Model confidence (mean pLDDT): 84 of 100. This is a predicted structure of a 139-nucleotide RNA (FMN riboswitch aptamer (RFN element)) from a Bacillota bacterium. The sequence was found by an Rfam model in a public genome assembly. The model forms 100% of the base pairs in the Rfam consensus.
RNA sequence: CCCGACCUUCAGGGCAGGGUGCGGGGCCUGGCCCCAACUCCCGACCGGUGGUGAUGCCGCAAGGCGAGUCCACGAGCCGCAAGGCAGAACAGGUGCGAAUCCUGUACCGACGGUAUAGUCCGGAUGGAAGAAGGUCGCG
Numbered sequence: 001c002c003c004g005a006c007c008u009u010c011a012g013g014g015c016a017g018g019g020u021g022c023g024g025g026g027c028c029u030g031g032c033c034c035c036a037a038c039u040c041c042c043g044a045c046c047g048g049u050g051g052u053g054a055u056g057c058c059g060c061a062a063g064g065c066g067a068g069u070c071c072a073c074g075a076g077c078c079g080c081a082a083g084g085c086a087g088a089a090c091a092g093g094u095g096c097g098a099a100u101c102c103u104g105u106a107c108c109g110a111c112g113g114u115a116u117a118g119u120c121c122g123g124a125u126g127g128a129a130g131a132a133g134g135u136c137g138c139g
Base pairs, nucleotide, nucleotide: 001139003137004136005135006134007133008132009131010130017042018041019040023035024034025033026032027031044119045118046109047108048073049072050071051070056065057064058063068107069106076085077084078083089105090104091103092102093101111122112121113120
């Protein structure tokens, strides 16, 4: 260092500010005032894991960095199981070549609760894709 077995640990981020007021309360009652959505509206903020990743950035080099919307996995739902269901991106530029780089404009986000939730509360001090390390063994 390769391979195998076992063990341990780690393993998710996000509503600033404003508007409206379903509803409730008070009073000097065909009106006035107060509370009132982290969910609605304006606006703000976030992006698990593995792979791929010419141009670009770092490096003398070997290499390293680099995707929420490309391919998969995980979480969630259904199922005895096998398994199934289940989100979202384009255009221009550069370049031999781009859905990954640069610019611009968009889009997506489980279930239950609650005035309608990617961001609050809850299942969850849970589980997990995976990551790191240790022990033993074989070569």